[in-house]
């Protein structure tokens, strides 16, 4: 100097004004005023996962479905967290990874390329064998005696037939890799070594898994966030759960309100209220089916089984209201000691810390801190440091049953561990 990973904090104080819960006092008794206290996050967020609670029918059993996937361990549970394995990347600290099975079967393999899976011959490379075409020769046959046909072997040329797959060329991937043999050119055709696959013993590891040795046919592609096979694991629905006020043919409940009435600090405040309107509960019109030979319901995709049952079930009309609980003490929170590599666990002492519901936690003034700039001084190794002063900023973003993870999103900081260059 250049990176790596850990783990923490996200503004302090004060002073007015002002929300929201909860104690206490006062009065006009309504949650009016006053005092006190206590009042969002590291992610409260997105709603992906995993549990607690709640209710549903006892929640059985097969099928489909759906989820998860290297070992081992932790947790109440996970897809999460810890360690370790293999695999990639990196000079390294380290980082990534939806990481079971492609000899169970079945799909697929774009472009390009001859050929993409029990593959294929485009350039190429071979003349051994077939064919053609030449050049002598040897037989034979016919001659007009120049010569010509036939058949044979040699040579030599030709990639037509046919062999081959080494080289070259596509491609993400061409059906081992080097040497050798061998052949007409070649080729695991054969040999040698080497990698890689099966299988089998040794040795370390709880296990994934790592190191050695042996034999063995010659080399068997990739893809399973395709379909599928294996393991293992999942009832369903959600705090608008759920439960109370809660009683019935007239009630209940908000909101608005004529007018009466009562208090009073004379500024207001409270009751009761015809009437009006909005909501529940409850309901109205139609039409189908029905008492054990049972209509329909209930687990929600299907079947068994299982259990409710005198009333249901379709259609239209209307319609989703108020309050209390649920709900703040819970797999809490912080210190410390013990066990563990660590996630974690176990103890001991100590803290009580939001509960709105048109949904409370903010405005605004000083100061001070942090951060960028501008101006003036002074130092000075000409780059920058110091101190004053002014001006401007200090992100992401708010619970809504509660927890435990993950993922995102964040201005600016603190502290530690490590590598690698010099």
């Nucleotide at each position: 100097g250049a990176g790596c990973u850990g783990g923490c904090c996200g503004g302090g104080c004060g002073g007015c004004c002002g929300c929201g819960g909860c104690g206490g006092g006062c009065c006009a008794c309504g949650u009016g005023c006053c005092c006190g206290u206590c009042g969002a996050g590291g992610a409260a967020g997105g709603u992906c996962c995993g549990g607690a609670c709640u209710c549903c029918g006892a929640a059985g059993g097969g099928c489909a479905g759906g989820g998860u996937g290297g070992u081992g361990g932790g947790c109440a549970a996970c897809g999460c967290c810890c360690a370790c394995c293999c695999a990639g990347g990196g000079u390294g600290a380290c980082c990534u990874g939806c990481g079971g099975g492609a000899c169970a079967g079945u799909g697929c393999c774009a472009c390009a390329g001859a050929g993409a899976a029990c593959a294929g011959a485009c350039c190429g490379c071979c003349a051994a064998c077939g064919g053609c075409c030449g050049u002598a020769c040897g037989g034979u046959c016919c001659u007009u005696c120049g010569g010509g046909g036939c058949c044979g072997g040699a040579c030599g040329g030709u990639a037509c037939g046919g062999g081959c797959a080494a080289g070259g060329g596509u491609g993400a991937a061409a059906c081992g890799g080097u040497g050798g043999u061998g052949u007409a050119a070649g080729a695991g055709a054969c040999c040698a070594c080497c990698a890689g696959c099966g299988u089998c013993c040794c040795g370390g590891g709880c296990a994934a898994c790592c190191g050695g040795g042996g034999c063995g046919g010659c080399u068997c592609g990739g893809u399973a966030a395709a379909c599928c096979c294996c393991a293992c694991c999942c009832g369903g629905a959600g705090c608008a759960a759920g439960g109370c006020c809660a009683a019935g043919a007239g009630g209940g409940u908000c909101g608005g309100g004529a007018g009466c009435c009562a208090c009073c600090a004379c500024g207001g405040u409270g009751g009761c209220g015809a009437c009006c309107g909005g909501c529940c509960u409850g309901c109205g019109c139609g039409g189908a089916c029905g008492a054990u030979c049972g209509a329909g319901g209930g687990c929600u995709g299907c079947c068994c089984g299982c259990c409710c049952g005198a009333g249901u079930c379709c259609g239209c009309g209307g319609g989703u209201a108020g309050g209390c609980c649920g709900c703040a003490c819970g797999a809490g929170g912080g210190c410390g000691c013990c066990g563990g590599c660590g996630a974690c666990g176990g103890u001991g002492c100590u803290c009580c810390u939001a509960g709105a519901u048109g949904g409370a936690u903010g405005g605004c003034c000083g100061c001070c801190u942090c951060g960028g700039u501008c101006g003036c001084a002074c130092c000075c190794u000409c780059g920058g440091g110091u101190g004053c002063g002014g001006c401007c900023g200090g992100a992401c973003a708010g619970g809504a049953u509660c927890c435990g993870g993950c993922c995102u999103a964040c201005a600016g900081g603190c502290c530690g561990g490590c590598u690698c260059g010099u």

A computed fold for a 422-nucleotide RNA from a soil metagenome, annotated as Bacterial RNase P class A. Model confidence (mean pLDDT): 75 of 100. Its Rfam family is "Bacterial RNase P class A". The family's RNA type in Rfam is ribozyme. The RNAcentral record of the sequence draws on MGnify.